[in-house]
RNA sequence: CUCUUAUCCAGAGUGGCGGAGGGACUGGCCCGACGAUGCCCGGCAACCAGCAGGAGUAACCAACCUGUCAAGGUGCCAAAUCCUGCAGAGUGUAACAGCUCUGACAGAUGAGAG
Numbered sequence: 001c002u003c004u005u006a007u008c009c010a011g012a013g014u015g016g017c018g019g020a021g022g023g024a025c026u027g028g029c030c031c032g033a034c035g036a037u038g039c040c041c042g043g044c045a046a047c048c049a050g051c052a053g054g055a056g057u058a059a060c061c062a063a064c065c066u067g068u069c070a071a072g073g074u075g076c077c078a079a080a081u082c083c084u085g086c087a088g089a090g091u092g093u094a095a096c097a098g099c100u101c102u103g104a105c106a107g108a109u110g111a112g113a114g
Stems, first nucleotide, its partner, number of pairs: 001114008013041001015040003021031003025085001027083002042077003047073002050068005081106001086103006
């Protein structure tokens, strides 16, 4: 980098360092010298790992399901992935706009494969 798969409306600081942009991209809308982004500490969560049980089996093992732990590997800690983009349905309008929903696309993270 590519592919597969699961998840993405919950949760997380009155701390330290530092000093200018940041929220992936588009258009919006926001955050930020009352110090953002980032780094450290702290915290949240529970994907993997661990543990227990179920299911499965002739009996084991494994896929699979449930629970538990948090000291192991990641992840995360403004706003729903902040909204949006492409397509469709409903609603609405004189027509637009607007609103609601569904599915794609894109993105993020875990796990696995190349």

The prediction has a mean pLDDT of 84. A computed fold for a 114-nucleotide RNA from Halobacillus kuroshimensis DSM 18393, annotated as SAM riboswitch aptamer (S box leader). The organism belongs to Halobacillus kuroshimensis, within Bacteria. Of the family's consensus pairs, 97% are formed in the model. The sequence was found by an Rfam model in a public genome assembly.